[in-house]
Context: one part of a larger RNA
RNA sequence: CUGGGCGUAAAGGGCGCGUAGGCGGCCCUGUCAGUCGGGCGUGAAAUCCCCGGGCUCAACCUGGGAAUUGCGCUCGAGACGGCACGGCUUGAGGUCGAGAGAGGAUGGUGGAACUCCCAGUGUAGAGGUGAAAUUCGUAGAUAUUGGGAAGAACACCGGUGGCGAAGGCGGCCAUCUGGCUCGAUCCUGACGCUGAGGCGCGAAAGCGUGGGGAGCAAACAGGAUUAGAUACCCUGGUAGUCCACGCCGUAAACGAUGUGCGCUGGAUGUUGGCCGACCUAGUCGGUCAGUGUCGAAGCUAACGCGAUAAGCGCACCGCCUGGGGAGUACGGCCGCAAGGUUGAAACUC
Numbered sequence: 001c002u003g004g005g006c007g008u009a010a011a012g013g014g015c016g017c018g019u020a021g022g023c024g025g026c027c028c029u030g031u032c033a034g035u036c037g038g039g040c041g042u043g044a045a046a047u048c049c050c051c052g053g054g055c056u057c058a059a060c061c062u063g064g065g066a067a068u069u070g071c072g073c074u075c076g077a078g079a080c081g082g083c084a085c086g087g088c089u090u091g092a093g094g095u096c097g098a099g100a101g102a103g104g105a106u107g108g109u110g111g112a113a114c115u116c117c118c119a120g121u122g123u124a125g126a127g128g129u130g131a132a133a134u135u136c137g138u139a140g141a142u143a144u145u146g147g148g149a150a151g152a153a154c155a156c157c158g159g160u161g162g163c164g165a166a167g168g169c170g171g172c173c174a175u176c177u178g179g180c181u182c183g184a185u186c187c188u189g190a191c192g193c194u195g196a197g198g199c200g201c202g203a204a205a206g207c208g209u210g211g212g213g214a215g216c217a218a219a220c221a222g223g224a225u226u227a228g229a230u231a232c233c234c235u236g237g238u239a240g241u242c243c244a245c246g247c248c249g250u251a252a253a254c255g256a257u258g259u260g261c262g263c264u265g266g267a268u269g270u271u272g273g274c275c276g277a278c279c280u281a282g283u284c285g286g287u288c289a290g291u292g293u294c295g296a297a298g299c300u301a302a303c304g305c306g307a308u309a310a311g312c313g314c315a316c317c318g319c320c321u322g323g324g325g326a327g328u329a330c331g332g333c334c335g336c337a338a339g340g341u342u343g344a345a346a347c348u349c
Stems, first nucleotide, its partner, number of pairs: 003321004007303002012317001014201004021194003025088003029084004034080001035077008049065006091191001092188003095184005103177007110154001115149007125136002162169002206247006215241002220236004258316006266294013298305002322349003331342004
């Protein structure tokens, strides 16, 4: 450089916003360094290819042709593409009217449970296990009643339910705030898609400073088990888990399936909206947006996918190219560190 690929074989970037770039709807006109056609010039010779000739043949030598797919100049074409002008409304956006939602942030607030503290009742056990023991308890535990404190999480509703770009989001109330859907078809008039770099977001664990600490619980200690038991089980228990601010930037960050758009039989459930019909409590039919199941065609190595495609196409990005060595070494960049990111080779099968 090119080909073939990326659900599970190697391969979709964790997710978004967006720069450059790439690509881009319908109609008219003009223009043309893209594109196409003609002519002219040039594209050395040898070599390669074709037809001949010369050494007895061949290699070799030699004549002619073809080719040199290119470049320049020039004349022309005007579909496609570019540029310029004008127009359009289907793409995109806006307006108006409705709607659903654990979307985000802040503040407040509620009940259950656990633990601890105080007081009452009450007495010898409680706890734990396969069985035990460590442990707690006559300084009164466990159980039970009343009162109080504190932290964390929100049973039922709850649902192949909802929302969010992803990570993720669940008691209730208020304030601030993002997105989405449906209906009307009033406005703008291609304003679009993708997106190398870049910027932002990003579970858990971990790190820094300060707070908080009920329960749980790495590490750790003890008791058991066992041949041993640095485990599984039990009794304790510190970081941490929680809050604020600042880092880290990873994951089976998964649908292991990039984003956007168009096209391609059906059936059935469910969420949100709109329209219509009827014997309008309701049922049925239609339609848009989402979310499941089963399946035509088609695809697939098979499994399976199948309008939420892994089908048929287009645009753009990312990525793969045998296993190990190795996501290692070195260097760069980032980080307080842990480490992250980029990412080889020798050697070996």

This is a predicted structure of a 349-nucleotide part of an RNA (small-subunit ribosomal RNA, central domain) from a Pseudomonadota bacterium. The full RNA is in RNAcentral, with records from ENA. NCBI's taxonomy places the organism under Bacteria, Pseudomonadati, Pseudomonadota. Rfam family: Bacterial small subunit ribosomal RNA. Gene Ontology terms of the family: ribosome and structural constituent of ribosome. Its mean pLDDT, the model's own confidence on a scale to 100, is 90.